A computed fold for a 499-nucleotide part of an RNA from an uncultured prokaryote, annotated as small-subunit ribosomal RNA, 5' domain.
Context: one part of a larger RNA
RNA sequence: GGAUGAACGCUGGCGGCAUGCUUAAUACAUGCAAGUUGAACGAGAAUAGUAAAAGCUUGCUUUUACUAGGACAGUGGCGGACGGGUGAGUAACGCGUGAGAAUCUGCCCUCAGGAGGGGGAUAACGGCUGGAAAAGGCCGCUAAUACCCCAUAUGCCGAGAGGGGAGAGAGGUGAAAUGAAUUUCGCCUGAGGAUGAGCUCGCGUCUGAUUAGCUUGUUGGUGGGGUAAUGGCCUACCAAGGCAACGAUCAGUAGCUGGUCUGAGAGGAUGAUCAGCCACACUGGGACUGAGACACGGCCCAGACUCCUACGGGAGGCAGCAGUAGGGAAUUUUCCGCAAUGGGCGAAAGCCUGACGGAGCAACGCCGCGUAAGGGAUGAAGGCCUAUUGGGUUGUUAACUCCUUUUCUUGGAGAAGAAAAUUGACGGUAUCUGAGGAAUAAGCAUCGGCUAACUCCGUGCCAGCAGCCGCGGUAAUACGGGGGAUGCAAGCGUUAUCC
Numbered sequence: 001g002g003a004u005g006a007a008c009g010c011u012g013g014c015g016g017c018a019u020g021c022u023u024a025a026u027a028c029a030u031g032c033a034a035g036u037u038g039a040a041c042g043a044g045a046a047u048a049g050u051a052a053a054a055g056c057u058u059g060c061u062u063u064u065a066c067u068a069g070g071a072c073a074g075u076g077g078c079g080g081a082c083g084g085g086u087g088a089g090u091a092a093c094g095c096g097u098g099a100g101a102a103u104c105u106g107c108c109c110u111c112a113g114g115a116g117g118g119g120g121a122u123a124a125c126g127g128c129u130g131g132a133a134a135a136g137g138c139c140g141c142u143a144a145u146a147c148c149c150c151a152u153a154u155g156c157c158g159a160g161a162g163g164g165g166a167g168a169g170a171g172g173u174g175a176a177a178u179g180a181a182u183u184u185c186g187c188c189u190g191a192g193g194a195u196g197a198g199c200u201c202g203c204g205u206c207u208g209a210u211u212a213g214c215u216u217g218u219u220g221g222u223g224g225g226g227u228a229a230u231g232g233c234c235u236a237c238c239a240a241g242g243c244a245a246c247g248a249u250c251a252g253u254a255g256c257u258g259g260u261c262u263g264a265g266a267g268g269a270u271g272a273u274c275a276g277c278c279a280c281a282c283u284g285g286g287a288c289u290g291a292g293a294c295a296c297g298g299c300c301c302a303g304a305c306u307c308c309u310a311c312g313g314g315a316g317g318c319a320g321c322a323g324u325a326g327g328g329a330a331u332u333u334u335c336c337g338c339a340a341u342g343g344g345c346g347a348a349a350g351c352c353u354g355a356c357g358g359a360g361c362a363a364c365g366c367c368g369c370g371u372a373a374g375g376g377a378u379g380a381a382g383g384c385c386u387a388u389u390g391g392g393u394u395g396u397u398a399a400c401u402c403c404u405u406u407u408c409u410u411g412g413a414g415a416a417g418a419a420a421a422u423u424g425a426c427g428g429u430a431u432c433u434g435a436g437g438a439a440u441a442a443g444c445a446u447c448g449g450c451u452a453a454c455u456c457c458g459u460g461c462c463a464g465c466a467g468c469c470g471c472g473g474u475a476a477u478a479c480g481g482g483g484g485a486u487g488c489a490a491g492c493g494u495u496a497u498c499c
Stems, first nucleotide, its partner, number of pairs: 001499004006495005013369005019362002021327001026325003030322003035078003040075002047068010085280003094205007103197002108193007116150004125140005156163002169185005206252003213243003218240008255277004259270004282303005305316004333359001335358003341355001342353004374401002382394005409435001411433002417426001443488005448469003454483005464471002
């Protein structure tokens, strides 16, 4: 000198764009953050309409039937493995880069073939029971694109004989007999693609030798098991290997990268925001379901903690968005909206979306603008300095005159983000026009040398200053104050850290 996710002190007008718990991966009140599908299914409340009957208050009420409607709950499907958070762990094929073979891949695309026959349940619901609650138990009824059986099938296994293996319908048009036909979506099998994922290897990837030896599933082989797949991944037997001074093992520290900061570069430091990968989800372990998890807002077990309890037993997990307590030098609103972009479900309308789009707070940063511009000498008053009635300086500064109007106040119109139509949270915002008035806006640090900028008063080795050298003991340009000056400026200094 440059830089920062900064903090502190003094000060503070506006706008745009960014950024905002670096500490306790500490504990969390409350609300929201993952649902959707009636065009898979049984059922169906409120409500509306029509008709009939009954009652009387004579235009209302009740009941029944039909039509529409479709809440809450349930079965089934798809999605809750994405999106969002955090960096605790990890020195590792974790990451980066370049190769590879023994693999899987829902939804999507292309192609080929198929979708025949049958069956038994179960939730919801009803009844009984029982519990404080959470959660249940028994009996009975019922549906499906839920479940099962038979048949059939390329591909699969097998040398062959042979073996074993799938499926599901729904809506519309049309018609009038409930069909046929046709169409849309869906279903099954196989092949290929795309995307995503798992696995293997070469090289690179912090410090310590005041860590020198480490290893028994350890290193390799055979048989078997297991996996989507290779493999000591697991197991039985056999052999005795494998790694290490080119640093094994152990210990400490640490998520890695694109990048970021600095530097002429080589390097050094760093890994906030944004993007890619990894890991984690109160702590530890485990599997289930599924195309995909060993699953943040799923399940089971154990532990710590918190809460409820009728003491028998139960409930919970903000490292999602806000917010609270605590810690800390220190980090924001319990806001608006799904209008846009993207995602899930759905044929669609649509629903959901604290992703996201926005607003709010904070000079935390960068950038831009303003706080006025021109003229104006009695060189005004006042202040300060000076031995002098005088002079110097503040200083064109002010007064005065003329001009302008960002911001501010008031009024009007209301573009774009929106696609054939509808649809704007932001927002009555940005912006435009008009009116009006200099009105509303300057500080901070420094002035001995380094280092731009000097005098007076006070103090008297005191009080104090200080980055280094050093100032202060009676004329201090170094302390404190006044005047003046210098530097930067809505900031200026200090502290911390990096080059």
Notes:
RNAcentral holds the full RNA, with entries from ENA.